[in-house]
Molecule: RNase P RNA; transfer RNA
Organism: Deltaproteobacteria bacterium IMCC39146
RNA sequence: GGAGACAACCAGACGAUCGCCGGCCCAUGUAUGUGGGCGGGAGGAAAGUCCGGGCUCCACAGGGCAGGAUGGUCCUUAACGGGGACCGGGGGCGACCUUAGGGAUAGUGCCACAGAGAGAAGACCGCCUGUCAUCGUUUUUACGUUGGCAGGUAAGGGUGAAAGGGUGAGGUAAGAGCUCACCAGUGUUGGCGGUGACGUCGACAGCUAGGUAAACCCCAUCCGGAGCAAGGUCAAAUAGGGGAGUGCUUGAGGACGGCCCGUCCGAAGCUCCCGGGUCAGGCUGCUUGAGGCCGUCGGCAACGGCGGCCCUAGAGGAAUGAUCGUCACUCUGCAGGGGGUAACCGCUACAGAGAACAAAACCCGGCUUACGGUUCUCUCCGACC
RNA sequence: GGGCUAGUAGCUCAGCUGGCUAGAGCACACGACUGAUAAUCGUGAGGUCGAAGGUUCAAGUCCUUCCUGGCCCA
Numbered sequence: 001g002g003a004g005a006c007a008a009c010c011a012g013a014c015g016a017u018c019g020c021c022g023g024c025c026c027a028u029g030u031a032u033g034u035g036g037g038c039g040g041g042a043g044g045a046a047a048g049u050c051c052g053g054g055c056u057c058c059a060c061a062g063g064g065c066a067g068g069a070u071g072g073u074c075c076u077u078a079a080c081g082g083g084g085a086c087c088g089g090g091g092g093c094g095a096c097c098u099u100a101g102g103g104a105u106a107g108u109g110c111c112a113c114a115g116a117g118a119g120a121a122g123a124c125c126g127c128c129u130g131u132c133a134u135c136g137u138u139u140u141u142a143c144g145u146u147g148g149c150a151g152g153u154a155a156g157g158g159u160g161a162a163a164g165g166g167u168g169a170g171g172u173a174a175g176a177g178c179u180c181a182c183c184a185g186u187g188u189u190g191g192c193g194g195u196g197a198c199g200u201c202g203a204c205a206g207c208u209a210g211g212u213a214a215a216c217c218c219c220a221u222c223c224g225g226a227g228c229a230a231g232g233u234c235a236a237a238u239a240g241g242g243g244a245g246u247g248c249u250u251g252a253g254g255a256c257g258g259c260c261c262g263u264c265c266g267a268a269g270c271u272c273c274c275g276g277g278u279c280a281g282g283c284u285g286c287u288u289g290a291g292g293c294c295g296u297c298g299g300c301a302a303c304g305g306c307g308g309c310c311c312u313a314g315a316g317g318a319a320u321g322a323u324c325g326u327c328a329c330u331c332u333g334c335a336g337g338g339g340g341u342a343a344c345c346g347c348u349a350c351a352g353a354g355a356a357c358a359a360a361a362c363c364c365g366g367c368u369u370a371c372g373g374u375u376c377u378c379u380c381c382g383a384c385c
Numbered sequence: 386g387g388g389c390u391a392g393u394a395g396c397u398c399a400g401c402u403g404g405c406u407a408g409a410g411c412a413c414a415c416g417a418c419u420g421a422u423a424a425u426c427g428u429g430a431g432g433u434c435g436a437a438g439g440u441u442c443a444a445g446u447c448c449u450u451c452c453u454g455g456c457c458c459a
Stems, first nucleotide, its partner, number of pairs: 001381005007375004012327007020041002023038006043357001047368002050366005055227004062261004067223005072086005087101001088099004102218002107216002109212003124157002126153008135144003165183006184208002186205008231284004241274006253265003291310008329354005335348002338345002386458007395411004404442001413429005435451005
């Protein structure tokens, strides 16, 4: 100098002027108005709504089935499908990254095309044996050529994403874990280390029986439903109209919005259709919370304990903005001086330009996605000393 | 704000329990028929299946994350 890896931080600052949305106070007024003062006013993602929880209502949320989610281990947390550390697999020369990572001898399904055969598989070519025919050599036996039939063979070829361990030797008619040696894997078992996933060292078994569970499924664990347009309260309004069905304790219907059971309410209504009325209301829920910052202690860390300080939007179709000045940041140009053989580097002054993604709507913890810049640490390559 | 749902040719839709070159109708182009047009008949073109990543031998289809539409709520 180039190419990367991983974390952390910032999201311009100050002043003036003009505005916007809430709160409190004062004056005036009382139609909810007007004027003045004080203080507050977006984010790291406020976003997507992908998970989890608080809160509220339905029973203080009960049992079973169905359905859904998750899936190495240990921990963390209010909880999670999040996070941390570690284990195994994969990628990278490396810093490091990544992993839906239970079960395929519980069962079922699928594996197109090609191929003989796609799963306790399979004989197309080849190899080998027997037999028949044929032709050649030959006195014959025998040997060889070509073809048919019957059989053996998973070594070799060929097909395929995938063909039932690999290499070598023995063995055999030819072959084959058929046998043996070594290597790889699997299973059983023992020692050691670890809380554990697992690692490591041995012994035994020829055990080598494909893939797919982001196919059905099995196992383990978890999940009741709905959502602030939840819910509470105040006010306003009204034929309690018509038709059909059903029911009155042998119990309709509701809570119960997947189904069944069960529990509770329940006696005159209930369901559907037609027709009609009111409002597009006020207040509340509403922001002090698993809150933030700093210090310290425990822990590898996520995180937790203790102490101190702080209060920081609450609108209700949505406010948090604009202009000017100064300073700061980045880039470009030009000038001056400096370093270097050079390419070039960086300092000062001046001028111009730029500054991303994006806007709270009950709240919180995560994840994912969008996006500008700065810095620490680390890795690899090249050059020089 | 919250809850659902869809995306395949210019338009409207198929595509099963992953499999061979993703089909159909209308529309479009060319040819035939006609004096000419329409209708009819024949032929043809037109698709990165909304985007990216993953699982699998193989993805329009299965999974995840985004993008763009549509519907509902007191």